[in-house]
Context: one part of a larger RNA
RNA sequence: UGACGGGGGCCCGCACAAGCGGUGGAGCAUGUGGUUUAAUUCGACGCAACGCGAAGAACCUUACCUGGGUUUGACAUGCACGGGAUCGGCUAUGAAAGUGGCUUUCCCUUUGGGGCCGGUGCACAGGUGCUGCAUGGCUGUCGUCAGCUCGUGUCGUGAGAUGUUGGGUUAAGUCCCGCAACGAGCGCAACCCUCGCCCUCUGUUGCCAUCGGGUUACGCCGGGCACUCUGAGGGGACUGCCCCGGUGAACGGGGAGGAAGGUGGGAUUUGGACGACGUCAAGUCAGUAUGGCCCUUACGGCCAGGGCUGCACACGUGCUACAAUGCCCGGUACAGAGGGACGCAAUACCGCGAGGUGGAGCAAAUCCCAAAAACCGGGCCCAGUUCAGAUUGGAGUCUGCAACUCGACUCCAUGAAGUUGGAAUCGCUAGUAAUGGCGCAUCAGCUACGGCGCCGUGAAUACGUUCCCGGGCCUUGUACA
Numbered sequence: 001u002g003a004c005g006g007g008g009g010c011c012c013g014c015a016c017a018a019g020c021g022g023u024g025g026a027g028c029a030u031g032u033g034g035u036u037u038a039a040u041u042c043g044a045c046g047c048a049a050c051g052c053g054a055a056g057a058a059c060c061u062u063a064c065c066u067g068g069g070u071u072u073g074a075c076a077u078g079c080a081c082g083g084g085a086u087c088g089g090c091u092a093u094g095a096a097a098g099u100g101g102c103u104u105u106c107c108c109u110u111u112g113g114g115g116c117c118g119g120u121g122c123a124c125a126g127g128u129g130c131u132g133c134a135u136g137g138c139u140g141u142c143g144u145c146a147g148c149u150c151g152u153g154u155c156g157u158g159a160g161a162u163g164u165u166g167g168g169u170u171a172a173g174u175c176c177c178g179c180a181a182c183g184a185g186c187g188c189a190a191c192c193c194u195c196g197c198c199c200u201c202u203g204u205u206g207c208c209a210u211c212g213g214g215u216u217a218c219g220c221c222g223g224g225c226a227c228u229c230u231g232a233g234g235g236g237a238c239u240g241c242c243c244c245g246g247u248g249a250a251c252g253g254g255g256a257g258g259a260a261g262g263u264g265g266g267a268u269u270u271g272g273a274c275g276a277c278g279u280c281a282a283g284u285c286a287g288u289a290u291g292g293c294c295c296u297u298a299c300g301g302c303c304a305g306g307g308c309u310g311c312a313c314a315c316g317u318g319c320u321a322c323a324a325u326g327c328c329c330g331g332u333a334c335a336g337a338g339g340g341a342c343g344c345a346a347u348a349c350c351g352c353g354a355g356g357u358g359g360a361g362c363a364a365a366u367c368c369c370a371a372a373a374a375c376c377g378g379g380c381c382c383a384g385u386u387c388a389g390a391u392u393g394g395a396g397u398c399u400g401c402a403a404c405u406c407g408a409c410u411c412c413a414u415g416a417a418g419u420u421g422g423a424a425u426c427g428c429u430a431g432u433a434a435u436g437g438c439g440c441a442u443c444a445g446c447u448a449c450g451g452c453g454c455c456g457u458g459a460a461u462a463c464g465u466u467c468c469c470g471g472g473c474c475u476u477g478u479a480c481a
Stems, first nucleotide, its partner, number of pairs: 001481002003478003007475007015465002019428005026320008034311002042053002064306005070300001073124001077123005083117002088103006106115003126295002129293003135289001137284003140280001142278001147186006153162003166177003192271001193266003197235005203229001206225003211222003238261001241255005322421001326380004331376001338369003343362002348357003387418001392413007434457007
């Protein structure tokens, strides 16, 4: 100087407390451990591994296993030799890959050759083989915590200190005052984006107040651009104004006006600027790159089938429930954000249904996906039930070369456990939690109940900082570095 303390002081954070809803019990989904296996490919392991890499494992993917077959190779560059084939078509064999057979027979040219292709040979290719403790890059984490440093000066023999400590204040090393310090940098904040108010411009594909026309009806038509809205620009909030407190300060409390206050809300695991100096030899050699080591008729490469989905078990994360604030049936409103050409697909018709036939319209403010659902009327009458839906049997639909291993969905039947979950443990402070549906990426299809977004309905509680956890500043002890 740090680090640490079941030392002290001050102060924060859904850290506790106050509340609301969960997990832990059940069934199922998913990841992991274990076990099994020819293989169940690999990585990730307290927080910060475990719905994680995987935003899509039937084949492919695929790295694993078994078997078949290959050796200049699936791919790159170069050299030498000899060649005209390659491609396409037909065919034998085979599970395919491959190996044969038949057919066809190259382009430019200065005639030296060049190009292209395949063959042979040689350099070499290739490796998801090892090392993340050799590395780059990227990332997680403490932590969006308020810290981390430097120049000059001063003090100290020196390590170093000072500044950065102190008194206030703040979300903040934020600002004020003081001070042997005076300044500065990286961080904080500000800025950009988005939502909320207003104005201007913009009027089609959007809108319809007024006028006219038409309809069973509808902005349907003429027309209009007022309103809503679209999307471009601008205004607006700055403790600016008033009162009180405070050191004539920073700032705090209250008030006015205002759509909005005192960081206005949101967004930092996807909006950017963006996560300071650093910590964990944290993670990644399997995204890519890369040193070294190792393999080279194999640890490379091709193919078929299997496996990654195996199941006595254990754990994590979720979904659905156990019901009456409910379930079933019926009727009927109100969103936002997205996606669409190898696509989205309306009206119509067929089917109980998944779906099928068919195809209007739409590169989309125009058409489509599309129905939003919770919300409102009738039945059920507290029961393992008209709760719950696992499991199983049967019949089907769709995608795809192919759904046996191993897809999703539909219909009929079957109806299991489950009556609120021990010890323990998690999230959340407002348009939040809880709850309801909708969309998207990946994607032929899908094991999505996951992930990322969007809107509807919409709470309770916070006395307080003693305690648990994490953190910041000052101080103290230390046999630790």